[in-house]
RNA sequence: AGUCUGUAGCAGCCUAAGUCGCCUUGCCUUCCUGCAGGGCGACACGGGGGAACCAAAAUCCUCAGCGAAAGCUGGGGAAGGGGCGCACGGCACCGGGUAACCGGGGCCAAGGUCACUUCCAAGACCAAGCCCGUCAGCUAACUCCGUCGGCAUCUGGAAGGGCGAUC
Numbered sequence: 001a002g003u004c005u006g007u008a009g010c011a012g013c014c015u016a017a018g019u020c021g022c023c024u025u026g027c028c029u030u031c032c033u034g035c036a037g038g039g040c041g042a043c044a045c046g047g048g049g050g051a052a053c054c055a056a057a058a059u060c061c062u063c064a065g066c067g068a069a070a071g072c073u074g075g076g077g078a079a080g081g082g083g084c085g086c087a088c089g090g091c092a093c094c095g096g097g098u099a100a101c102c103g104g105g106g107c108c109a110a111g112g113u114c115a116c117u118u119c120c121a122a123g124a125c126c127a128a129g130c131c132c133g134u135c136a137g138c139u140a141a142c143u144c145c146g147u148c149g150g151c152a153u154c155u156g157g158a159a160g161g162g163c164g165a166u167c
Base pairs, nucleotide, nucleotide: 009163010162012151013150014149018043019042020041021040022039023038024037025036026035027034044147045146046145047144048143049142054137059078060077061076062075063074064073065072066071080135081132082131083130084129089108090107091106093104094103095102096101111126112125113124114123116160117159118158119157120156121155
């Protein structure tokens, strides 16, 4: 210096949300190095659009007119449709509105998370929010976009893994 084995031991979580290279700005007394910001690119992870075939093909309330009624025409209003995400929905109550419908908090709840992975048991928690703008089903080629943010863990049993004298 290299190869094999694997002892003590080690390993952060949610989320797609990261790694590397180059350039540049700032900080440190110069250089090197390091840290932080910005830009570009590559890889990686994630999302949208987009053929054929297949699939699908549409409202509600109110006012006026016509009409025996069904319904038709016009005005006004409510909405439609779709995407990311675990966050689909239900019940009654309160408020606005003639109504369709809109808003509020409460309870329940599909679904989801809990520290390497899976299964079993126990316990705890979340069950939101945002976007497009009347338009998009699936979808090969092709094409567009994102890489934020928030926090901690150290319950039990079984089976199976990773790294490993380093981190």
Molecule: c-di-AMP riboswitch aptamer (ydaO/yuaA leader)
Organism: Verrucomicrobiota bacterium